The RNA shown here (small-subunit ribosomal RNA) has 1393 nucleotides and comes from a metagenome. The coordinates come from a structure-prediction model, not an experiment, and the mean pLDDT is 85. It matches the Rfam family "Bacterial small subunit ribosomal RNA".
RNA sequence: AGAGUUUGAUCCUGGCUCAGAAUGAACGCUGGCGGCGUGCCUAACACAUGCAAGUCGUGCGAGAAAGUCGACUUCGGUCGAUGAGUAGAGCGGCGAACGGGUGAGUAACACGUGGAUAAUCUGCCUAGGAGCGGGGGAUAACCUGGGGAAACUCGGGCUAAUACCGCAUACGUUCUCAGCAUCAUGGCGCUGAGAGGAAAGCUGGCCAAUUCUUGAAAGCUAGCACUCCUAGAGGGGUCCGCGCUCGAUUAGCUUGUUGGUGGGGUAAUGGCCUACCAAGGCUGCGAUCGAUAGCCGGCCUGAGAGGGCGAUCGGCCACACUGGGACUGAGACACGGCCCAGACUCCUACGGGAGGCAGCAGUGGGGAAUAUUGGACAAUGGGCGCAAGCCUGAUCCAGCAACGCCGCGUGGAGGACGAAGGCCUUCGGGUCGUAAACUCCUGUCAGUUGGGACGAAAAGCCGUCGAUUAAUAGUCGGCGGUCCUGACGGUACCAGCAGAGGAAGCCCCGGCUAACUCCGUGCCAGCAGCCGCGGUAAUACGGGGGGGGCUAGCGUUAUUCGGAAUUAUUGGGCGUAAAGGGCGCGCAGGCGGCUUGGUAGGUCAAAGGUGAAAUCCCUCAGCUCAACUGAGGAACUGCCUUUGAAACCACCUGGCUAGAGGCUGGGAGGGGAUAGCGGAAUUCCCGGUGUAGCGGUGAAAUGCGUAGAUAUCGGGAGGAACACCAGUGGCGAAGGCGGCUAUCUGGACCAGUUCUGACGCUGAGGCGCGAAAGCGUGGGGAGCAAACAGGAUUAGAUACCCUGGUAGUCCACGCUGUAAACGAUGGGCACUCGGUGUUGCGGGUAUUGACCCCUGCAAUGCCUUAGCUAACGCGUUAAGUGCCCCGCCUGGGGAGUACGGUCGCAAGGCUGAAACUCAAAGGAAUUGACGGGGGCCCGCACAAGCGGUGGAGCAUGUGGUUUUAAUUCGAUGCAACGCGAAGAACCUUACCUGGGCUUGAACGGUGGAAGAUCGCCCUAGAAACAGGGCUUCCACUUCGGUGGCUGCCACAGAGGUGCUGCAUGGCUGUCGUCAGCUCGUGUCGUGAGAUGUUGGGUUAAGUCCCGCAACGAGCGCAACCCCUAUUCCUAGUUGCCAGCGAGUAAUGUCGGGAACUCUAGGGAGACUGCCCCGGAAAUCGGGGAGGAAGGUGGGGAUGACGUCAAGUCCUCAUGGCCUUUAUGUCCAGGGCUACACACGUGCUACAAUGGGCGGUACAAAGGGUCGCGACAGCGCGAGCUCGAGCUAAUCCCAGAAAACCGUCCUCAGUUCGGAUUGCAGUCUGCAACUCGACUGCAUGAAGUUGGAAUCGCUAGUAAUCCCGGAUCAGCAUGCCGGGGUGAAUACGUUCCC
Repeated sequence: AGAGUUUGAUCCUGGCUCAGAAUGAACGCUGGCGGCGUGCCUAACACAUGCAAGUCGUGCGAGAAAGUCGACUUCGGUCGAUGAGUAGAGCGGCGAACGGGUGAGUAACACGUGGAUAAUCUGCCUAGGAGCGGGGGAUAACCUGGGGAAACUCGGGCUAAUACCGCAUACGUUCUCAGCAUCAUGGCGCUGAGAGGAAAGCUGGCCAAUUCUUGAAAGCUAGCACUCCUAGAGGGGUCCGCGCUCGAUUAGCUUGUUGGUGGGGUAAUGGCCUACCAAGGCUGCGAUCGAUAGCCGGCCUGAGAGGGCGAUCGGCCACACUGGGACUGAGACACGGCCCAGACUCCUACGGGAGGCAGCAGUGGGGAAUAUUGGACAAUGGGCGCAAGCCUGAUCCAGCAACGCCGCGUGGAGGACGAAGGCCUUCGGGUCGUAAACUCCUGUCAGUUGGGACGAAAAGCCGUCGAUUAAUAGUCGGCGGUCCUGACGGUACCAGCAGAGGAAGCCCCGGCUAACUCCGUGCCAGCAGCCGCGGUAAUACGGGGGGGGCUAGCGUUAUUCGGAAUUAUUGGGCGUAAAGGGCGCGCAGGCGGCUUGGUAGGUCAAAGGUGAAAUCCCUCAGCUCAACUGAGGAACUGCCUUUGAAACCACCUGGCUAGAGGCUGGGAGGGGAUAGCGGAAUUCCCGGUGUAGCGGUGAAAUGCGUAGAUAUCGGGAGGAACACCAGUGGCGAAGGCGGCUAUCUGGACCAGUUCUGACGCUGAGGCGCGAAAGCGUGGGGAGCAAACAGGAUUAGAUACCCUGGUAGUCCACGCUGUAAACGAUGGGCACUCGGUGUUGCGGGUAUUGACCCCUGCAAUGCCUUAGCUAACGCGUUAAGUGCCCCGCCUGGGGAGUACGGUCGCAAGGCUGAAACUCAAAGGAAUUGACGGGGGCCCGCACAAGCGGUGGAGCAUGUGGUUUUAAUUCGAUGCAACGCGAAGAACCUUACCUGGGCUUGAACGGUGGAAGAUCGCCCUAGAAACAGGGCUUCCACUUCGGUGGCUGCCACAGAGGUGCUGCAUGGCUGUCGUCAGCUCGUGUCGUGAGAUGUUGGGUUAAGUCCCGCAACGAGCGCAACCCCUAUUCCUAGUUGCCAGCGAGUAAUGUCGGGAACUCUAGGGAGACUGCCCCGGAAAUCGGGGAGGAAGGUGGGGAUGACGUCAAGUCCUCAUGGCCUUUAUGUCCAGGGCUACACACGUGCUACAAUGGGCGGUACAAAGGGUCGCGACAGCGCGAGCUCGAGCUAAUCCCAGAAAACCGUCCUCAGUUCGGAUUGCAGUCUGCAACUCGACUGCAUGAAGUUGGAAUCGCUAGUAAUCCCGGAUCAGCAUGCCGGGGUGAAUACGUUCCC
């Protein structure tokens, strides 16, 4: 010091969350020792029991008992002594008002701080002064009588005092009066007069004098008491300034209230109380009311300022079961006192009584939760006492609790290329891990044995010295000696002994946040502070291993501060993120120009007082260290007093004119109000002309019109609004203001510089204004028009469109008081580069004059610099730089809601929450995508054409309620559906049924034992398979054996068309052969990103050119490759045959030829190269020439970055999972061919551009030896027989067909069409039943051109016609190729894709 989380990414705003520190804590797991602290935060709930305040015999009177001893005895006891002047009780004194507890109440002079008391009190203590004379009457105890259960109480009798009461005296003192001095609320001092007011003794000592008996008494003396007074110290009382929580959804409160006078009361001021008089007092600087709360020193946190808290320790206050009251006293309205009332508990004989743990322990209860019914007065302190001493749950100690802080330990060193075991593994290894074992050590703590404290010094006693004194009493002080005192505690501490022995856990490991793997689970179980994990490969769940963190603790929960600048004084904001009041006027308040003199409230300086101690900080010191504790210092940022300064603020005073205002003179303006006037238009009424429609819409209809509309002309009525001018033009504070004229009236501006002299700015409350709609009363009502009605639209249409139409819109008066009332930008003043418009007024120059030009002020726009801003943008009209004042904001939703208050006739306005809920909600900008947004462009995309599909029959594929034992699986919009499948009768085959096998059908490895394997035959069986029989090795050799081969056994392990294409590779489809997709460097931007790649042209093309903060580059495009179109060269068989020759019925058949065709190698050719035109130019476009071909000539191959978690685990490969006498494997049969139906793709047709029959031409590309198969023969035919030739430019498949010629058919379910079915056959094959193809004869179905819809094609294309091939034993209407014949149309880019 920050981090996570809004987004595809970015910047910002903003909330939520985390990391830190802390706690009187609690809970979970765990737990060795010690020191020092701390320990009912909840029920101020109720309390059993014990203790917590007594003491004094040196104030007073009285005074036991048990026991022991002695005597006596009637043996029952009695008496005496002792116990003992003791115990207990009483009178009296002092204390009990301290100490201890608690925080209920209290928002207050309660507390804190500083003052005041001339308005006061003070026991004990200290100092000083004066005194202590002389009397009296009672009363407890005790005795006695009575009442009562008890508590207790009543009567009679006796008695004492330091108890009580007079009297005397009075230095001070109190009161009254008079005076002086000082002062100033009632003070102090002095003088005089008058009046009032005290007391108590006890103990010790002494005896010269007085009295009496040693010795006493009086007396004297000392000490302690007592009385009065003064002063002090310490402690209170009262008063005041300042400080001290939240709520305005609490705005008014108050009658003893505020003041006065008299009186009372108090220690004392005072309405503290009372009588009378007056009518005041408090409050927006927050009264009153409500809520909460003891306050402070301090504690926690924080860099600080602050925020939170007020346990322990210390100061103050308040309280003592609840409420009230007084008494006593120096002091109380009294925790362990009294009285009354109340609630509760207890006792009771029912008549009455007793009690108060918020003292220490302890109990119940409440609660997440908080201890022993301990020891001692040894120390410190307190009360009483002369003292000894007694009392003291104050206190000091101990006990319990990891509750906190601090310290220590649970061992140290060595020890492997690293045991075992666990885990992981790519199987090689890695890791736990020097960790362990093992070796050598040490001895803290705990254990045990022994020693053993400090805290203790006083007081007392003895001696001695000094002071006091008459005193060698007494008292006080010093010194020396002596004696006694320890709860803690046999504790701390020290030493000996033994032995690594007794002593480690908790949380976490996806990111934040340090730490990773395996298994299990499968959106289940669960985790989670936030984001979020888990749906079959989870580093996030649970377990294991490993690791990280802290450590006698570790986590969790709760709470506080921090981070949070997220309430912002330090230190935030408000154009769009939350946030400027709709606008003005203005009281209070805040702020305020230049200058003279003064004052000293603020301010500043110095000094003094205070700011308790403890705490914090620094230094030093004591416990072995530390925690803890002690001492000294600093600090306590505050308050008060005195003195001083006078700049600034303030106040008083005098002046000034730059702010502000006034005056004079001007012009501009939809500024406001009232009255009057005007024309155009709509509608309505009347009349004329005129006839069938008008109106309205996308199209219509409702509506109006033959009773005469619409249209048109003339006349009239009435209401509302003012075209053009009109303009980022004007005016106004805003809302707003628009025909013309008049009257009344507000403001601003310009010029002059005559006056006043700071008169100013802002403005909480308050007051006023305030669009539209709405409300009230009364008018008015042409048009428009919520509501409403009808017509349309639509799935619906309470809408949009249409026809009507009422409030309303208008006027007057009143109310409402809100708007995206917006510049989403409060007002004022000042400062800060420029450019260019417009409006108003002025100045200058020039001119005859006007315009132009220069310039000042005010207003209103645009662009821009600096600067600001998250960016967009703002930018002298600031959102820049400053000052002053006001308003407002603090995550989203709930909600501008509820409740309350207030305003309103109402509608509603203003003010304005919470519960709950979410991890976001948002702003600006970026990149894609999307739009029934725009622009540009392309494509058989549309249009223009040709032919199809959709209807029929059949073929084929798919879906499916299905069917089945099984109908194996996959593909599913385009981009699945004649697809995988280039060919399911068995096989294929993955499916089903049944029968078999289990190291297996195939491959390879190791070990063992055996032997050839192979082949042949027989039996059963559907076969696989099973059983039986026959036959029988090779190579090398050291003759032991080894190797090869084959099957058997065993082990590692095979196998799987089982799952996951959403774990994958590879391959493929698609967008799309669309023109795109990127990079480096630079530049711009806070950034995502942009630029380049956009723009102007052009192209089939990101093709090229130009321009340009870009310059280059890569993958794509194009080209390079193949086929084809022309030509040349080379070559000339199996191909060719022009010319020459030969031959045939005929045929390149033969000799021969190398011209042509062709074959297949290599070249040429085409590049906008040439010309013209267009164009700024350049690319380029149009036209032309030449050319076989012309503007990429035609076709193919070629598929960028990427998208679709597209397809495929059933081609193959492959991770993980599953299976292993089965999900593997073998076999037979069946199924994949089922069938009401639906769809896709095709074939054949419906006919005459045709069909049948006959005749007759012309291809290309392929294939062929387990093959193609000629010729010939047979069969109507499919085909069969024979088998030539051919490993192919040679032979064969092989007849091309449409076309052409001739003929028949003549528009019909036909001489169209051929489905279906019957019979008979052919071929392939082990086998055509389920389930092949073909042939012949017979049969002759639907169908007469196909609804909505939909497909292909732009030229050698569509259409049409045949041919071949792959697969294949056989089986294409499919697929892949080949050639033949051979069109139509494209205006064009509005629309669909």
The RNAcentral record of the sequence draws on SILVA.